[in-house]
RNA sequence: CUCCCGAAAAGGCACGGCGACCGAAAGGUCGACCACGCAAAGUCACGGGCCUAAAGGAGGCCUCGCCUCCCACGACAGCCGGACUGCCGAA
Numbered sequence: 001c002u003c004c005c006g007a008a009a010a011g012g013c014a015c016g017g018c019g020a021c022c023g024a025a026a027g028g029u030c031g032a033c034c035a036c037g038c039a040a041a042g043u044c045a046c047g048g049g050c051c052u053a054a055a056g057g058a059g060g061c062c063u064c065g066c067c068u069c070c071c072a073c074g075a076c077a078g079c080c081g082g083a084c085u086g087c088c089g090a091a
Stems, first nucleotide, its partner, number of pairs: 005089002012038002016033001018031005036078001042084003046081003049076001051074001056070006
């Protein structure tokens, strides 16, 4: 110095409920709180997976409409794997 690793210290992130906003939804952003947790809980939807189903497709019905099913081009990086980057330095 690098990798594995994860003690200490400093610093960091934030589950959740609440409010506002965006969205069809899943979900997201921001705020004041708060602290489920996290050593990559930093970034990237590449593989798997979970969630949603607006548009589209199929079907049904009481047919200007409603309902059911399918479907990701939506969403989750705090589900797993992978890629990239990164703070500290005991054993």
This is a predicted structure of a 91-nucleotide RNA (c-di-GMP-I riboswitch aptamer) from Actinobacteria bacterium UBA2184.
It was read from a public genome assembly, where an Rfam model found it.